[in-house]
RNA sequence: CCGUGCUACCUGGGGAGUUAGCGGUGCCCUGUACCUGCAACCCGCUUCAGCAGGAGGGAAUGCCUGGGCGCGGCGGCCCUUGCGGGCGUGGAAGGCGCGGAUGCGGCCUUGAAGGCCGGGUCCCAUGCGACGGAGUCCGGCAAAUCCCGCCAGGACCGGAAGGUAGCAACGGUACGACGGCUCCUCCGGGCGCCGUGGGGUGCCUGACCUGAGCCGCAGAAACGCCAGAAACGAACGCGGGGGUCGUCCAACCCGGGAUGCACGG
Numbered sequence: 001c002c003g004u005g006c007u008a009c010c011u012g013g014g015g016a017g018u019u020a021g022c023g024g025u026g027c028c029c030u031g032u033a034c035c036u037g038c039a040a041c042c043c044g045c046u047u048c049a050g051c052a053g054g055a056g057g058g059a060a061u062g063c064c065u066g067g068g069c070g071c072g073g074c075g076g077c078c079c080u081u082g083c084g085g086g087c088g089u090g091g092a093a094g095g096c097g098c099g100g101a102u103g104c105g106g107c108c109u110u111g112a113a114g115g116c117c118g119g120g121u122c123c124c125a126u127g128c129g130a131c132g133g134a135g136u137c138c139g140g141c142a143a144a145u146c147c148c149g150c151c152a153g154g155a156c157c158g159g160a161a162g163g164u165a166g167c168a169a170c171g172g173u174a175c176g177a178c179g180g181c182u183c184c185u186c187c188g189g190g191c192g193c194c195g196u197g198g199g200g201u202g203c204c205u206g207a208c209c210u211g212a213g214c215c216g217c218a219g220a221a222a223c224g225c226c227a228g229a230a231a232c233g234a235a236c237g238c239g240g241g242g243g244u245c246g247u248c249c250a251a252c253c254c255g256g257g258a259u260g261c262a263c264g265g
Stems, first nucleotide, its partner, number of pairs: 001265006009057003012030004020046005034054005063257006072248013087233003094226004102218006114209002117206005122199006128192002131188005137180003141176001147172003155164003
């Protein structure tokens, strides 16, 4: 120096995030660098910091390390810009009320509006009448329950004369129900071309005074109220773009360093 077989080791790196820390799963950058299982209220580990199983490469095209450039990420500050919901200023369009310029129509000297005196309708009270009810009154009926009178028969007392109580019948009367109702008393109300007194002014209407307006509809300005568009402002929240400073850094480029064991030629 060549060949064969091993071993260490390797089969990606980085950012943010997370973590006491490291690595991984998920996101992003780089760009090609085995496979399977596990894992975000997470998984595996401990500075040689994923674990487990398999496969491949293997001492150099590989490994460690310094620098350059720098994809990309993160942080601070500054500038600019979009959106959001409230807040403030602001008052547009609109609505309602009041208002009544003006226009149209109707009534009116056969008398508008107003004044004054009445009537009707209406309301209240009351009288009268009618109606209804109750009472009084009248009539006959009426004690089959303890009403009154008179009491046959019978009963009781007495020797007798005679006396006593008393049922039925009869005659009355009470309660009561029935009927009548001219008068009288009380009560009632969807009764009345009825009367009296009062109220009221809505409607209708008459007389008198006076003498030119009155009513309806539409409706401008001004004013008041409600409501609140655009625009503007400051703060807050969520983003976009740019600049600058700091920090980590893939890929790529340049330099430095360390590279094992066995056997054969």

Bacterial large signal recognition particle RNA from an uncultured Lentisphaerota bacterium, 265 nucleotides, folded computationally. Its Rfam family is "Bacterial large signal recognition particle RNA". It is annotated as a non-coding RNA gene.